[in-house]
Molecule: SAM riboswitch aptamer (S box leader)
Organism: uncultured Zetaproteobacteria bacterium
Parts: sequence; structure tokens; C1' cells
RNA sequence: GGCUUAUCCAGAGCGGUGGAGGGUGCAGGCCCUAUGAUACUGCGGCAACCGGCCGAAGAUGUCCUGUUUUAAUUAAAACAAACAUCGGAGGAGAAUGGUGCCAAUGCCUGCCUGAGAGGGGAACCUCGAGGGAGCGAUGAUGC
Repeated sequence: GGCUUAUCCAGAGCGGUGGAGGGUGCAGGCCCUAUGAUACUGCGGCAACCGGCCGAAGAUGUCCUGUUUUAAUUAAAACAAACAUCGGAGGAGAAUGGUGCCAAUGCCUGCCUGAGAGGGGAACCUCGAGGGAGCGAUGAUGC
């Protein structure tokens, strides 16, 4: 950096440095910002994923136990229980670990669809809730 996958309408402060833009590709809006933005940073906080804890189904192995069948002396096979390993649907709690985050829905819209509404004689035009796709951000698995 790419693939895959989950989430994205909730939540979350006060300082320091610094000095002009920012809202994560572009565009149109609309917001934030010298009452100090973005960024970096100290402490604090929020809580999504991973790790940690509990753990269903299932799989493999062992067999000191039991049952059934064949054989009818052993023995063999199957099932159950027990034990061990793998597995991990789901759950709890926390901020101890690894990341992330702390204006506005990912701030809204753009592509597809479109409940409904308005204009018009008609053709048609405009607005548009909701849904979908795409893109983006963050985490994680393996590559």
C1' cells in the first nucleotide's frame, strides 16, 4: 500500500506551543475559526475493534467405566459417560495492554431508485422522505 471483513444518526474537557486556515479526493452548499482554526503536545475523558475473562453447537484423541451387537474363552466394532486438545455462536465487565476517537449524521448534497408534493392544456419540468451503490475513516484476520 492492496484484498477481505465489521462499524460509522450515540458518546467525550481543560491547558501549553503556534499564528491561518479548517470541516480527510473533487465540486456545490452550509458551518467552525484572531472570543485563536488546522497541527503538535500535557493531563483528562469517551467507548468501536483486537488482546484478556466466561462460553453453545461441532471435530479429534484417550479409555481406568457402562450399554448393545458379533463371536460365544479371550477379542473386535458401535454408542454413551469421563478426560485432554482444537473450535468459538454468544455474553459479562473494564479502561490494565495495542489502536482509535473527544463541533454539526461520514455536517448536507452529487450516481441509481423513489413514497409524496408543486407548476403546466399536454409533452414535460422542479422539489423530494426513505432505500441502495460508490467513495472515505477506523479496527481486525490472513496475504